The prediction has a mean pLDDT of 82. Small-subunit ribosomal RNA from an uncultured organism, 1462 nucleotides, folded computationally.
RNA sequence: UGAUCCUGGCUCACGAUGAACGCUAGCGGCAGGCUUACACAUGCAAGUCGAGGGGUAAGUCCUACUUGUAGGAAACACGACCGGCGCACGGGUGAGUAACGCGUAUGCAACCUGCCUCUAACUGGGGCAUAGCCCGAAGAAAUUCGGAUUAAUUUCCCAUAUUAUUCAAUGAUCGCAUGAUGAUUGAAUGAAAGCUCCGGCGGUUAGAGAUGGGCAUGCGGGUCAUUAGCUUGUUGGUGAGGUAACGGCUCACCAAGGCUGCGAUGACUAGGGGGCCUGAGAGGGUGAUCCCCCACACUGGUACUGAGACACGGACCAGACUUCUACGGAAGGCAGCAGUGAGGAAUAUUGGGCAAUGGAGGCAACUCUGACCCAGCCAUGCCGCGUGCAGGAUGACGGCCCUAUGGGUUGUAAACUGCUUUUCUGAGAGAAGAGUCCCCCCGAAUUUUCGGGGGUUGCCGGUAUCUCAGGAAUAAGCAUCGGCUAACUCCGUGCCAGCAGCCGCGGUAAUACGGAGGAUGCAAGCGUUAUCCGGAUUCAUUGGGUUUAAGGGGUGCGUAGGCGGGAAAGUAAGUCAGUGGUGAAAGCCUGCAGCUCAACUGUGGAACUGCCAUUGAUACUGCUUUUCUUGAGUUUGGUUGAGGUAGGCGGAAUGUGUAAUGUAGCGGUGAAAUGCUUAGAUAUUACACAGAACACCGAUUGCGAAGGCAGCUUACUAAACCGAUACUGACGCUGAUGCACGAAAGCGUGGGGAGCGAACAGGAUUAGAUACCCUGGUAGUCCACGCUGUAAACUAUGAUCACUCGCUGUUGGCAAUACAUCGUCAGCGGCUGAGCGAAAGCAUUAAGUGAUCCACCUGGGGAGUACGGUCGCAAGAUUGAAACUCAAAGGAAUUGACGGGGGCCCGCACAAGCGGUGGAACAUGUGGUUUAAUUCGAUGAUACGCGAGGAACCUUACCUGGGCUUAAAUGUAGACUGCAUUUCCGGGAAACCGGAAUUUCCUUCGGGACCGUCUACAAGGUGCUGCAUGGUUGUCGUCAGCUCGUGCCGUGAGGUGUCGGGUUAAGUCCCAUAACGAGCGCAACCCCUAUCGUUAGUUGCCAGCGAGUAAUGUCGGGGACUCUAGCGAAACUGCCGGUGUAAACCGAGAGGAAGGUGGGGAUGACGUCAAAUCAGCACGGCCCUUAUGUCCAGGGCUACACACGUGUUACAAUGGUCAGUACAAGGGGCAGCUACCUGGUGACAGGAUGCUAAUCUCGAAAACUGGUCUCAGUUCGGAUUGGAGUCUGCAAUUCGACUCCAUGAAGCUGGAAUCGCUAGUAAUCGCGCAUCAGCAACGGCGCGGUGAUACGUUCCCGGGCCUUGUACACACCGCCCGUCAAGCCAUGGAAGCUGGGGGUGCCUGAAGUCCGUAACCGAAAGGAUCGGCCUAGGGUAAAACCGCUGACUGGGGCUAAGUCGU
Repeated sequence: UGAUCCUGGCUCACGAUGAACGCUAGCGGCAGGCUUACACAUGCAAGUCGAGGGGUAAGUCCUACUUGUAGGAAACACGACCGGCGCACGGGUGAGUAACGCGUAUGCAACCUGCCUCUAACUGGGGCAUAGCCCGAAGAAAUUCGGAUUAAUUUCCCAUAUUAUUCAAUGAUCGCAUGAUGAUUGAAUGAAAGCUCCGGCGGUUAGAGAUGGGCAUGCGGGUCAUUAGCUUGUUGGUGAGGUAACGGCUCACCAAGGCUGCGAUGACUAGGGGGCCUGAGAGGGUGAUCCCCCACACUGGUACUGAGACACGGACCAGACUUCUACGGAAGGCAGCAGUGAGGAAUAUUGGGCAAUGGAGGCAACUCUGACCCAGCCAUGCCGCGUGCAGGAUGACGGCCCUAUGGGUUGUAAACUGCUUUUCUGAGAGAAGAGUCCCCCCGAAUUUUCGGGGGUUGCCGGUAUCUCAGGAAUAAGCAUCGGCUAACUCCGUGCCAGCAGCCGCGGUAAUACGGAGGAUGCAAGCGUUAUCCGGAUUCAUUGGGUUUAAGGGGUGCGUAGGCGGGAAAGUAAGUCAGUGGUGAAAGCCUGCAGCUCAACUGUGGAACUGCCAUUGAUACUGCUUUUCUUGAGUUUGGUUGAGGUAGGCGGAAUGUGUAAUGUAGCGGUGAAAUGCUUAGAUAUUACACAGAACACCGAUUGCGAAGGCAGCUUACUAAACCGAUACUGACGCUGAUGCACGAAAGCGUGGGGAGCGAACAGGAUUAGAUACCCUGGUAGUCCACGCUGUAAACUAUGAUCACUCGCUGUUGGCAAUACAUCGUCAGCGGCUGAGCGAAAGCAUUAAGUGAUCCACCUGGGGAGUACGGUCGCAAGAUUGAAACUCAAAGGAAUUGACGGGGGCCCGCACAAGCGGUGGAACAUGUGGUUUAAUUCGAUGAUACGCGAGGAACCUUACCUGGGCUUAAAUGUAGACUGCAUUUCCGGGAAACCGGAAUUUCCUUCGGGACCGUCUACAAGGUGCUGCAUGGUUGUCGUCAGCUCGUGCCGUGAGGUGUCGGGUUAAGUCCCAUAACGAGCGCAACCCCUAUCGUUAGUUGCCAGCGAGUAAUGUCGGGGACUCUAGCGAAACUGCCGGUGUAAACCGAGAGGAAGGUGGGGAUGACGUCAAAUCAGCACGGCCCUUAUGUCCAGGGCUACACACGUGUUACAAUGGUCAGUACAAGGGGCAGCUACCUGGUGACAGGAUGCUAAUCUCGAAAACUGGUCUCAGUUCGGAUUGGAGUCUGCAAUUCGACUCCAUGAAGCUGGAAUCGCUAGUAAUCGCGCAUCAGCAACGGCGCGGUGAUACGUUCCCGGGCCUUGUACACACCGCCCGUCAAGCCAUGGAAGCUGGGGGUGCCUGAAGUCCGUAACCGAAAGGAUCGGCCUAGGGUAAAACCGCUGACUGGGGCUAAGUCGU
């Protein structure tokens, strides 16, 4: 998608998370836990050393007393200060950074390293200060200043010293280079600190190590080319400065370099890695916790100190913010741990302890440590445990469902019985983590060090764990149940409310919404949302494609690049192998082990697919050298062609001009008109001119790279092919960027202009016609030069090379003696294999099998659009998105349906006829309108004289009014009663109401029947749904079709059979045939009718015989005939002739009553129209129940400006009317048909008889014969109306039929259009029946009487078969396009407005390093001061880039039922 195969996107099932939200919640273990690098109150997070120093504020102790003061002591201890070490660790965060920042591998012969370890040496002498303390001063404070005095492991000077440093000289070894190492000699420079319990702890110099760091380099890892050029200290050199160290790191000078398509520069984004998630892997995503590295510490800059910092809890400056202030000034930095506010969907305690591990200081005790160890909160995750186990069936009650006296399910579930105690509650016991330091004792060489023993030290915590007791006791939810996807029913709702991941569900029977019952899944969790991987081979390295699905560049040349023939040698870059180093730990995998298991953890292994180095191998690739000829090219001789460019020439046609002949039209179309023409056209003839194109040849032809190229000829020029030999020696293929060519149209300049001919004008067509058709006609078409650079530029098929069955045609060569025939090379075609392909198809000219290179694709729309860039004179071309939106869009093939496609065939389909309808009046049905109601249904064909085969009441369903409520009928059960009924009275329209009277039958006397009343149960409904249904029916259509089994074909839907050739009424039959058979249909079998035979003769018949009558089968009789109704026969293309293989057809054939299915009927395949019917009946569901039920009266269904359908009667002479004379069939009849008689003009009435029917009865008309009418609104026509009647019926007023008299309307054959019918038919004539009291019947269903035309299949309609196209499948009443109108959404442009980051120029310039500095201080060293360079920041100016917004404007998308056309 109707179904199929393919392409292709969308969606889901899995796993995961620092998650969040909803509902729910018993326990434990192990982990984890701010989004705003936003702002922070408060506390804590870095100190320590008295064994460096001066000292003594506080504590302790002692003394005194005015009991809160004073004095003293250094065994303890110590605030502040000097000094030492630490503060650069630990902890936090990820803002910045696309970078040697990180990872990995190297290098430093270019470096530093406190504390620590080892080695060697040394530790002598002297001096000047300054904190503190004391005194004074300023200030609100922070703090600062002055004076006096003082110490040191502070600091300065002198001495001594090498393997230190520097310089000079000699000469050795090593290295890839700069160079390094070491030896000898000489010179110069530079040290130190003390404390002590006397053991040591320190200090200085030098060397070595360890650790940590610094620097350099290769390789690796984001997006955008709609970012293509960037750079001036830039790149290099020389010299100098600086640094721990190399270096443009800085400076001076010199040179002009350096980077970049293997992506520079720019923009955006981002900490990197180990790892983590996912995945079969390759990959993709990610960078929480833990570990390593980096960066940062309010923002920016700067240095100081130091071994180490340009320093999170240091300093200075600038800025923003906050706080204090006495307005003069000060202070601060949680991205440490807690905590607060704000933000947010969202993430915890202002907890305990230094017991352990680690860190700082210290000899140590010890002190400090929000590192850390623990506890608290949170189902945030992972793991584990539990909420009980067993028995228990009248399968309890209740719930829910059903086909409902019953069954199913919940469900062994519960109750009940027994058992267990993890967990829970109570009570008791109670850890490991502890090893130390230190103290005591013992031993070893007896204060130190080591070993042993004892003591001391636990935040967690009376915790984990264990024992006892009690008792099923304390403990289950969440989501889903249409498909994907495990799990279904009822009720409610009714395109509403709602659901939804995709498809989709909901419009009265929803397994899809909401609830319930049940079920399924998972489970202390379950769902939802968000994000990532997977599925997705849907970016394809593994592992895709490009004829038609998206996709081959329009073509060539050619740069870079990629790839590349045979042989030999060398090399060893790629490649392969071995070895070494590294690849931190953790993690993953795995063995073992520890927590009762697991998660978790410990320990060992493996792995870490990588990088580097080294050794080897040398087939392949690369590189170098040599060589070869087959790829490629050259030479030579031929051949071929619409190959190209320029010039010349030619004839036909057309147009125009001139002249002539000639006269009324020409031209044009489907038909016309515009146009031309008496001023002489068209036509014809002659001459002349112009421009453009080249008939025939001429095609499946040829040439060219493509676009393209066509008269003849000349010149120039290019190419291909073939034959032949010689030469060069891989020189080749492809080809991004680039360059060139490139139809038509178009543009520019200048020519040219016959014909044709966009635009335009006119005429037609049309609803319109800005078109198609016609008449004109400008650009253009042509030429030259220049531009444009696109096409369905198509073989929708890139180029090159190799290989792979055949048949056939043709072009150009060559070869054999040859034109036959055949071979070979290069082209151009057709068909067909294998193979390929989704198929169609391709198939040596591949879409086959392989190789190389380029181009391109990744759902549809938006859109080849917008913005930007490039090109162009412009038109435009090229490059080329996104937002938003949809769940499809698409290819090939299949079956149908459709076509104003084709072929064949049929049908009263057309044609030929006859008669109608449409005009009139009436009847009838419908619509509409009206009405209280005009009951309801049927509505193209397939509703409309239909349901209805018969509405005055009834029917009746409708309306109005009046009544009834177990109610009209029926049944069952129970109770009571003898009533019911009938009659009368009153009210009333009746139903009904009220009153009065009356009181049944049978009996075995028990009762029963019947009726009434009451009760109970069942009611009733023409109310709704024909779209819930059964049944029945209409239609296509009595059309010839519709299918199946097996086989075969196709990946499949499906096909074949069922097609083809004939034939038929027919898928009827025959032949052919990958089909062979079969079924439902066709036909036949059935009924009626047409002929005959036979049997039987009553109520039918009557030939012969007899009887009788006015007459008649009337009677006796008869079965011959007709007829009746049973059984048979008969017709089959059977026979003949012809045609044909056959089927069959033809013949006015024969015969026959009938001839080719004799005529008619019944019979209706698979299916279609959600066709009709719930009002015939039945039935599910819904609805009403003092009414939507039911009874009654009256009314209505019969209305009437109108419209339509179906009919009747007519309009007349083929007739009317009058009179006369004939002939049917089939039916009906007892509440009936009625002979016959009488009355009435008549409808009919009154009598009377026959018939329950082949017995009696109802009964023909056209026709024929004769008369009359004579073309008129009539002697046509009969409507309407008046009067008088008849009949039916309880009743003809609304609203019956018929009769008589009178009246005498429209109508003179009917527009457009349309219907029926092919033989005993149409037409015409009457008769009967059903329904029914009667009848609106002119309808319906039957019957007979009389009794016509068809050449044919071009066209209209419908149908069948085959074929073709299709974007249709609700199937052409289909699908579908665009403008306009309405709403919503995103987006482009836009005068402008506004914001941001980065860069540039100029001005200014703090702190600070560095440089200079005479005057001031100092004996000096040095300092102060001032100046300079640079810079953060600030100001200003002009540009570029990126955003937000913007009146107005452009298109785009979406939206059940708008407009116009198509």
RNAcentral holds the sequence, with entries from ENA, Greengenes and SILVA.